Annotation
Predicted 3D model of a 77-nucleotide RNA (c-di-GMP-I riboswitch aptamer) from a Nitrospirota bacterium. It matches the Rfam family "c-di-GMP-I riboswitch aptamer". About the family: GEMM was predicted in a large-scale screen for bacterial structured RNA regulatory elements. The sequence was found by an Rfam model in a public genome assembly.
RNA sequence: UCCCGACAAGGCCAAACCCUUCGCAAGAAGGGGGCGGAAAGCGGCGGGUCUUACAGGAAGAUGGCCGAGCUGCCGAA
Repeated sequence: UCCCGACAAGGCCAAACCCUUCGCAAGAAGGGGGCGGAAAGCGGCGGGUCUUACAGGAAGAUGGCCGAGCUGCCGAA
């Protein structure tokens, strides 16, 4: 340094659910909450899943579904 990930240290994030706001919707943002997470950090690139008022081309949501990419804290075995 890489792999790896401990009943380690110090911290971090925050599912369901509730409240408010936004959105046609999937969902999103803020507050509470805490199921979990070593990338649950970042970006919809590929796949998956989900939504759509409008005739259609299509448009959109999800990074806490998976793969790949970029970046990153700690250091026992």